The prediction has a mean pLDDT of 81. This is a predicted structure of a 71-nucleotide RNA (transfer RNA) from Allobates caeruleodactylus. It matches the Rfam family "tRNA". The family's RNA type in Rfam is transfer RNA.
RNA sequence: AAGAAAAUGACAGAGUGGUUAUGUGUCUGGCUUGAAACUUGAUGAUGGGGGUUCAAUUCCCUCUUUUCUUG
Numbered sequence: 001a002a003g004a005a006a007a008u009g010a011c012a013g014a015g016u017g018g019u020u021a022u023g024u025g026u027c028u029g030g031c032u033u034g035a036a037a038c039u040u041g042a043u044g045a046u047g048g049g050g051g052u053u054c055a056a057u058u059c060c061c062u063c064u065u066u067u068c069u070u071g
Base pairs, nucleotide, nucleotide: 001070002069003068004067005066006065007064010024011023012022018054025043026042027041029039030038047063048062049061050060051059
C1' cells in the first nucleotide's frame, strides 16, 4: 500500500427483516450449625452516526477499533 473478516449483558456465545437463545457470573429466597453442591426468582446487551422499511442485531453508506492474508 492492496484485499478480507469481526464488533451483541460483567464474561463467553447463538441469532440472514417481526418478542435478543443458552451457559458462566452477580444479587436474592430455600436447603445446611455454617459453607460447598443442589434449587427458586431477579439482574442485564446489538461499537458511533446516517439511510431503506410498517418494522433493522439482521439490508445499504460512512466513521472508529481489532484481527488475518499479500506485498
The sequence is in RNAcentral, with records from ENA.